A computed fold for a 75-nucleotide RNA from uncultured Geobacter sp., annotated as c-di-GMP-I riboswitch aptamer.

RNA sequence: CUCCGAUACUAGCAAACCGGAAGCGAUUCCGGGACGCAAAGCCACGGGCCCCAAGCGGGUAGCCGGGUUGCCGAA
Repeated sequence: CUCCGAUACUAGCAAACCGGAAGCGAUUCCGGGACGCAAAGCCACGGGCCCCAAGCGGGUAGCCGGGUUGCCGAA
């Protein structure tokens, strides 16, 4: 350094659900809340799924692959 990933260390994210806001909607954002996560950081490039007011449209990165950046260090 790469692979890898502990009942280790330090920090982090936050499903369902509840309240508020935006949107036709999928869904997103804020607060609460933790099922989980070693990329559950970021990017819609490929596939999947979902929405639509059907477009040269949109959502999902916590569905998978890919790209990219990154903490720790036992076996």